[in-house]
RNA sequence: GUCUUCGUGGCCCAGCGGUUAAGGCGCCCGGCUGUUAACCGGGAGAUCGGAGGUUCGAGUCCUCCCGUUGACG
Numbered sequence: 001g002u003c004u005u006c007g008u009g010g011c012c013c014a015g016c017g018g019u020u021a022a023g024g025c026g027c028c029c030g031g032c033u034g035u036u037a038a039c040c041g042g043g044a045g046a047u048c049g050g051a052g053g054u055u056c057g058a059g060u061c062c063u064c065c066c067g068u069u070g071a072c073g
Stems, first nucleotide, its partner, number of pairs: 001072003006067002010025003018056001027043005049065005
């Protein structure tokens, strides 16, 4: 340099172009318990790597860029 995989809360990850972006861990509050842990209930937290484009509508499709995985040179 070319091709390729991926990029979504603090971490892991889901999300056939269509309402309020799901879940687990963690965090906060409460319940339970003599206390802690475990368990149970509730809550906060992501405008989806960046910029354009297509579309009535984009996390999703297209282009470029950034980072990343692998292959080739």